[in-house]
Context: one part of a larger RNA
RNA sequence: UGCGGUUGAGGGAACUCGGCAAAUUAGCCCCGUGCCUUCGGCAUAAGGGGUCCCUGCUCCCGUACUCGUAUGAGUGUAGGAGCAGGGUGCAAUAACUAGGGAGGUCCGACUGUUUAACAAAAACGUAACUUAUCGCUAAGCUGUAAAGCUGUGUACGAUAAGUGACACCUGCCCAGUGCCAGCAAUUCAAACUCCUUUCCAAGGGAGCUAAGAUCUGGUAAACGGCGGGAGUAACUAUAACUCUCUUAAGGUAGCGUAAUACCUUGCCGAUUGAUUGUCGGCUUGCAUGAAUGGUGUAACGAGAUCUCUACUGUCCCCAACCGGAAGCCGCCGAACUCUCUGCCUGGUGCAAAGGCCAGGGACCUCUAGUGGGAAGUGAAGACCCCGUUGAACUUUACUGUAGCUUGCAGUUGUGGUAUGAGUUUGAUUGUACAGUGUAAGUGGGAGUUGCCCGAUGCCGUGGUCGCAAGAUUACGGCUAGACGACAAUGAAACACCACUCUUUUGGACUUGUACUGCUCACCGGGAAACCGGGACACCUGCAGGCAGACAGUUUGGCUGGGGUGGCACCCCGCUGAAAAAAUAUCAGUGGGGCCCAAAGGUUAGCUCAACCGGGUCAGAAAUCCGGUGUAGAGUGCAAAGGCAAAAGCUAGCCUGACUGGAUACCCAACAAGCCGGUAUCCAGCAACGAAAGUUUGGCUUAGCGAACGACUAUACCUUCUUGAUGAGGGUUAGUCAUGACCGAAAAGCUAUCACGGGGAUAACAGAGUCGUCGCGCCCGAGAGUUCACAGAGCAAAAACAGGUCAUUACGAACGUUGUUCUGCUCAGAACAGAUCGACGGCGCGGCUUGCUACAUCGAUGUCGGCUCUUCCUAUCCUGGGCGUGCAGAAGCGUCCAAGGGUGGGGGUGUUCACCCAUUAAAAGGGAUCGUGAGCUGGGUUCACAACGCUGUGAGGCAGUUGGUAUAUUAUCUACUAGAGGUGUAGGGUGUCUGAGAGGAAGGAUCAUCUAGUACGAGAGGAACGGUGGUUCGUUGCCACCAGUAUACCGGUUAUCUGAAAAGGUAGCGCCGGGCAGCUGCGCAAUACGGGAUAAGUACUGAACGCAUCUAAGUAUGAAGCCCCCCUCGAAAAGAGACACCAUAGAACACGCCUAAAACAGGCGUUCAAUGGGACUGGCGUGUGCGCGCAAAGGUAACGAUGCGUUUAGCGUGCAGUUCCCAAUAG
Repeated sequence: UGCGGUUGAGGGAACUCGGCAAAUUAGCCCCGUGCCUUCGGCAUAAGGGGUCCCUGCUCCCGUACUCGUAUGAGUGUAGGAGCAGGGUGCAAUAACUAGGGAGGUCCGACUGUUUAACAAAAACGUAACUUAUCGCUAAGCUGUAAAGCUGUGUACGAUAAGUGACACCUGCCCAGUGCCAGCAAUUCAAACUCCUUUCCAAGGGAGCUAAGAUCUGGUAAACGGCGGGAGUAACUAUAACUCUCUUAAGGUAGCGUAAUACCUUGCCGAUUGAUUGUCGGCUUGCAUGAAUGGUGUAACGAGAUCUCUACUGUCCCCAACCGGAAGCCGCCGAACUCUCUGCCUGGUGCAAAGGCCAGGGACCUCUAGUGGGAAGUGAAGACCCCGUUGAACUUUACUGUAGCUUGCAGUUGUGGUAUGAGUUUGAUUGUACAGUGUAAGUGGGAGUUGCCCGAUGCCGUGGUCGCAAGAUUACGGCUAGACGACAAUGAAACACCACUCUUUUGGACUUGUACUGCUCACCGGGAAACCGGGACACCUGCAGGCAGACAGUUUGGCUGGGGUGGCACCCCGCUGAAAAAAUAUCAGUGGGGCCCAAAGGUUAGCUCAACCGGGUCAGAAAUCCGGUGUAGAGUGCAAAGGCAAAAGCUAGCCUGACUGGAUACCCAACAAGCCGGUAUCCAGCAACGAAAGUUUGGCUUAGCGAACGACUAUACCUUCUUGAUGAGGGUUAGUCAUGACCGAAAAGCUAUCACGGGGAUAACAGAGUCGUCGCGCCCGAGAGUUCACAGAGCAAAAACAGGUCAUUACGAACGUUGUUCUGCUCAGAACAGAUCGACGGCGCGGCUUGCUACAUCGAUGUCGGCUCUUCCUAUCCUGGGCGUGCAGAAGCGUCCAAGGGUGGGGGUGUUCACCCAUUAAAAGGGAUCGUGAGCUGGGUUCACAACGCUGUGAGGCAGUUGGUAUAUUAUCUACUAGAGGUGUAGGGUGUCUGAGAGGAAGGAUCAUCUAGUACGAGAGGAACGGUGGUUCGUUGCCACCAGUAUACCGGUUAUCUGAAAAGGUAGCGCCGGGCAGCUGCGCAAUACGGGAUAAGUACUGAACGCAUCUAAGUAUGAAGCCCCCCUCGAAAAGAGACACCAUAGAACACGCCUAAAACAGGCGUUCAAUGGGACUGGCGUGUGCGCGCAAAGGUAACGAUGCGUUUAGCGUGCAGUUCCCAAUAG
């Protein structure tokens, strides 16, 4: 010294983020117990009393025995409850054991659970409430499946969610997103059907069409959401009221500066001396709010917070003691780390040096310590950035997959009804005009048909069609010829036959859809018989939809760090750009991503802007005439460079804004490409021009885009094919875009994070700079004070004068004018100007904040506090001066001065700021924002959790809130102490000197005398000098007081040694005292003076015949400097001096302590009191054991205890005496 403990005067939380830690309390019995309450509780509330020993008695009860009848009594014994008397101590749960208490608020109802190893909580859970799904082969879950769980349970159930006891409640919104339901229409895959490509195929098209989507509704205890602006009441204020915009709806009840409030330490009240705290209110709620539950709430909580009381070493302010570490001796014996021969200051240097430079310091070695430095050791920084590095997680990122769902086909059979499609068959239909008339088309065709097997026509009853004329057909009756050819009409001519088209209709076959049966596949039950379901379902394949449940990935660059912002990411002009070219910045200033069929080509002509003169309406400006007119206009568009018989303006004719090719240049300095662009030329074909010629778009410089893919044109090549068709591929030209513009197909989050790197790059600190900041100075608008001076104005009084004026005359009077004096005022003046001073300007500092990114990312620990030291001065106090708008007192300003001092509290993590009471004063700063190998850990800044806000979400927030590991045995250096050695030209003992070093050794204040004096009208009210205190600091001491006191003495509990006596243990068991020692809370000391100076004040005195504190010379002048005073100090290398010794002196060893970690130092050593012992004294405790007597009682035995013996006994680190023992011998 730290670890674990014990004790503590006075104060009592002043400590601190915070009563952390410690202390207090404590068991049992009795009394007593408030608010609140869910009536259970709270509650051991709180607050009181008792508790031991001895003696006697009463009651209850177990048990054994006796009596012998008994629910009894007696004797003995175990236990319990009481009563009375006696007694001891400081203290009777005497030790051990064993709640401190009360009140307010927040959160969570409660018991419970959780991050094994930094978070125990407000998080999770919970009973309870609500919603959703589900009728059992259920819903849900696991599995590829078989199968399994729930469950051998069945809606009073299971599953999935949300809220979270209880009480009072739970508002509005269905527009968005989900979920549920519906469905006329739209869209819609495969399959199927049809069409198409000359047959076929690939391909193309159409139709039909499920779910889904669109659409229509419902649903918020689904995800979620719940406005703004004006005006208005007879004080003001406010707004019941009104208007307006707007929404899906505009936040209701409740609560509210809150675990939510930025501003904010809101305002008021309570609490306090003082409160960023807490509580109660208000409430304009940045950004409360109703099962993402709102508001309350008894009980509960190792939860958060505030207060009171008790208590205390938390503190003022520390001290002593005990144990074991450490220290010393002996034995054993690691790890980390490791270039080295390892001083300070200043400078330098990649900007923070033990090593470099300069100066200083500095003999060698060891021991114990302290932790300033080694940007100490530890860990290839967790922060930050980067990486075409990961990973966890999310989603309306991209791409997929499971799964679910829907359709089709298979498994898959058989009927009915209805309704489609196709094939086939029968029947039927067909009206332009003309024509007898309802002419389907084409071909054949000159006959066909009928006569009882009833033609034709008519009549009747029906059907179908219909252009309303009729046609056709079935049945019945009457009837013997009828039709065609011919003729007419017409494009076509008719009977009859064949084929075909259109309309309608019937049958058969095949097939689709809807509904409804059946049973045989298939499924379930059952031992089986059989029952139930049933072509459905299951299953398989194909196809559509949904699909973070799952998977793989992506999520740009530049950047005065990154992000946010921006585009400086492609192109053009000018400046920057430094007179070749080239040239950067998130430099400056502007543009482009087009436009034009004329705004292009050519030929010809013309001259613009502006001004002047003239001219009808006509004006400043209209059109017209004349003149001047180098460009002041125009040139499609930015700027620059150009341009006048033009590159501008106008007109004519045109399309060269054409095709093919070559070369050069820009893009792209040096230095190579693509795309793109430009220039020149050749060939062809053109336009214009008389021609020479010009024209390959636009006065020039911007106006742009690869591959893959798609399309267009050309119809050239090629593959498949005998060929044709068709399809595919290619050549050439063009169009469609990548603007991150030489061109991936692409969203977030990480505080749960990881890896690789970076001081190429941020946060801390340093460095540079100093805009900002602080300080100083200059200028000076003014503020301030005064009215002596100058001026102006006013007033009153006096004096003088008399031009105007006045008086019958008189300056007598009344006025008046001027001058002077006095007073007041200022727009004025003064104060070489006490004090203050805006704007502006110039410096200094390196404390603030920035900027830069130079050092550090194989790590320099980050705010504040505590502790401790030193430095600066721009001085807060104390000291010395000067000025004053300094009478005194008190101030204000300023000069010198850094010796000393600069404190205690409240709230807050705070630095800071604010407040309280003091004070001489409560100054400001630096030292890696001094100081974490010194402490703390409240704040910030990990993992957990909550609120508000934000985000669909994962998550996020210089917003808030609760919680949350601080490693290291010291190698070197440094410092604080203690030793050893060498040197100092022989050795040693003693006494000194003092170069040098350190110190603050003192600082401050109050009272009093001076003195109620100086001063002052008074009120007030000093000083020089003296005296006495106080406080802070320093040094020392222990007589007193106080603490400790595990030397010691005594009391006493439990237990053990059988009891007594005497002891052990309970970490001295606890309690009461206490010597020495060590200590503080106690006591003592803590001057004057001298020298040289600062600011200043002076003398003499020139430069400058004066003046002048100065230039030469002289004096004075401060807590400051140097002495005086104290401490260290011959290793002071200039290593000192003096005296003494030579038989010197020293060491070891021995007994020790005034000394002490080791070591050292000091004393003693028989010629001795050094230590031990003994004795005496002092001191501490408090009256020993034994014996005697007394003692409440008890028949007695016995009996706590008291008294006497006994100021006893016991102890003694002190003093004295004494050689009994040991310091012998060496």